[in-house]
Order: sequence, then structure tokens, then C1' cells
RNA sequence: ACCUCAUCAAGAGGGGCAGAGGGACCGGCCCGUUGAAGCCCCGGCAACCGUCCUCGUGACAGGUGCCAACUCCGGCCCGCAGGCGACCGCCUCCGGGAAAGAUGAGCG
Repeated sequence: ACCUCAUCAAGAGGGGCAGAGGGACCGGCCCGUUGAAGCCCCGGCAACCGUCCUCGUGACAGGUGCCAACUCCGGCCCGCAGGCGACCGCCUCCGGGAAAGAUGAGCG
């Protein structure tokens, strides 16, 4: 790596270097020269692990992680409503579930 399990509506940014990308993929829509990615420093958050206790919607911040937008929204399936079109479907809205992804813990 793969696999298993849990969670994903909350939370949290300044500076320096750098110089055009970034938001996993595809489509959309956003973010970005009032400075993207990346690296460094400092700070913060508290999801899981860990530690502690008064056992809680608790504290701490040691490990991992994270600090625009619900996992930014959709992609596949089901249901509801509306519209288009003309027999096969397509579009939009709302709801539910998958898949995928992310993070942790475990396995190895």
C1' cells in the first nucleotide's frame, strides 16, 4: 500500500521566503498578484489516540491530524415536487442511501 472499524453541520491564522496556481479525480462553482502551491517561524483548534479527574457537551495539548466555503456542491441509486419534451427520456428543487475521498485507531 491493501484490509477492518469509527467519524466527517462544530472548531481554529499571522509573519518570512517564494512567485502561479489551488480547492483529491471529472463537471460546476469558488479561492488566488490586496500574492496560489511549497518551505520555514510563531500561534491556534481539539476529531481520534494518550494522560488526568470532580466521569462531563470535562481538563490537558504528549502522538497523529487540522486551521475558506457541509467532505464547497454534484457525479451512482431511490423517493417527493415543479418544468421541458414527446414515448424513450432530460432539467431543476428538496430528502434519503451508496460510491469515492479525508482523518484517526487497528491489522499487517
Molecule: SAM riboswitch aptamer (S box leader)
Organism: Frankiaceae bacterium